RNA sequence: UUACCAGUGUUAAAUCUAGCACCCUUAACGAGUAAUCGUUAUUGCAAACUCCUCUAAUUCAUGGAAAGCCUAAACAAGUAGAGUUGUAGGUAAUCAUGAGCGAAGUCCGAAAGGAAACGUGCAACGACUAGCUGGAAAGCGUACACUCAAGCGAGUGGAAACGGGGAGCAACCUAAUAGGUUGAUGAUAUAGUCUGAACAUUCAUAGAAAUAUGAAG
Numbered sequence: 001u002u003a004c005c006a007g008u009g010u011u012a013a014a015u016c017u018a019g020c021a022c023c024c025u026u027a028a029c030g031a032g033u034a035a036u037c038g039u040u041a042u043u044g045c046a047a048a049c050u051c052c053u054c055u056a057a058u059u060c061a062u063g064g065a066a067a068g069c070c071u072a073a074a075c076a077a078g079u080a081g082a083g084u085u086g087u088a089g090g091u092a093a094u095c096a097u098g099a100g101c102g103a104a105g106u107c108c109g110a111a112a113g114g115a116a117a118c119g120u121g122c123a124a125c126g127a128c129u130a131g132c133u134g135g136a137a138a139g140c141g142u143a144c145a146c147u148c149a150a151g152c153g154a155g156u157g158g159a160a161a162c163g164g165g166g167a168g169c170a171a172c173c174u175a176a177u178a179g180g181u182u183g184a185u186g187a188u189a190u191a192g193u194c195u196g197a198a199c200a201u202u203c204a205u206a207g208a209a210a211u212a213u214g215a216a217g
Base pairs, nucleotide, nucleotide: 007022008021009020010019023044026041027040028039029038030037031036049168050167051166052165053164054163059099060098061097062096063095064094068091069090070089071088072087075086076085077084100120101119102118106115107114108113124195126194127193128192129191130190131140132139133138144157145156146155147154148153169183170182171181172180173179174178201216202215203214204213205212206211
């Protein structure tokens, strides 16, 4: 530069993908004065704001689950044969419930304390940390982790929300000098450092098996 594909997120520690989730377009029904919101279906042009602040708890149990992959003892079908189909079990992105616990902020209370929302539970079994300067880029190299070392010490790496709270900004609406609506989902590990987590081996228990739980090296 040309061609093709592509709405966004998650999906293996990189790419792609099934599935799921979110938004956009249009329609129907319901709520609202309206902006708009909810449910179902449909569609895919382009999008989805900024700053400050909190980072604690992180337990015991329970009910579900798409797609893909793995297993095949029993039951049914089927084949020259075949887990090939139904079916059943497992794995699992993830959706929730009860009790307990919880930082900052909000409400009640003279106080002790209580309440609501939200979080934890909910990583790959899991452990630990989330600092300072700066408008930003970046820089310090504090916490912390790992390696070496008898030790003093040295070296390597090295830091936040997509959550809670507060303040603004933008667009739109109105029953208008104020009030409302919208600014998506994502954290069932986000970033980083580890890990006898994963991979492989042995043993025990459950199981026909896949696999699950625990222990050992």
Source information: Predicted 3D model of a 217-nucleotide RNA (Group I catalytic intron). Rfam family: Group I catalytic intron. Rfam describes the family as follows. Group I catalytic introns are large self-splicing ribozymes. The coordinates come from a structure-prediction model, not an experiment, and the mean pLDDT is 76.